Predicted 3D model of a 76-nucleotide RNA (transfer RNA) from an Egibacteraceae bacterium. Rfam family: tRNA. Rfam classes the family as a transfer RNA. Its mean pLDDT, the model's own confidence on a scale to 100, is 82.

RNA sequence: GGUCAGGUAGCUCAGUUGGCAGAGCGUCCGGCUGAAAACCGGAAGGUCGGCAGUUCGAUUCUGCCCCUGACCACCA
Numbered sequence: 001g002g003u004c005a006g007g008u009a010g011c012u013c014a015g016u017u018g019g020c021a022g023a024g025c026g027u028c029c030g031g032c033u034g035a036a037a038a039c040c041g042g043a044a045g046g047u048c049g050g051c052a053g054u055u056c057g058a059u060u061c062u063g064c065c066c067c068u069g070a071c072c073a074c075c076a
């Protein structure tokens, strides 16, 4: 340098033939307990990597860029 895969909540990841963004764990509050753990209920937490484009509407489609990984090639 080329090809491919990935980037979504604090962490691990789903998701949508374009139409209100989710789960588990974690955090906080409550219940239960003599008190904890476990268990049960609830809540907070997101510019969906960035900028443009298409569209009535983009996390989803297109282009460029950034980051991570794998493979290939080149130079020394």
Base pairs, nucleotide, nucleotide: 001072002071003070004069005068006067007066010025011024012023013022019056027043028042029041030040031039049065050064051063052062053061